[in-house]
Molecule: c-di-GMP-I riboswitch aptamer
Organism: Desulfuromusa sp.
RNA sequence: UCUCCGAAAGGGCAAAGCCAGAGUAAUCUGGUGACGCAAAACUACGGGUCCUCAAUUUCAGGACAGCCGGGUUGCCGAA
Numbered sequence: 001u002c003u004c005c006g007a008a009a010g011g012g013c014a015a016a017g018c019c020a021g022a023g024u025a026a027u028c029u030g031g032u033g034a035c036g037c038a039a040a041a042c043u044a045c046g047g048g049u050c051c052u053c054a055a056u057u058u059c060a061g062g063a064c065a066g067c068c069g070g071g072u073u074g075c076c077g078a079a
Base pairs, nucleotide, nucleotide: 012037013036017032018031019030020029021028022027035066041072042071043070045069046068047067048064049063050062051061052060
């Protein structure tokens, strides 16, 4: 000097529940509320899980990133 880890500091996000709304549903949005999170920022690429009104059937379509992995980006930096 660089890399890994990540204490401290400044902060950030926000589970379940409840209220209102959207959707057939999974689920999502806003408010409230904090279980937690160093990427709990973004991304549906891979795996996985969940949903599908209607229709004769097939095909297919959708949701979850706070399920796991991947990709992109980001604040601080003691021992």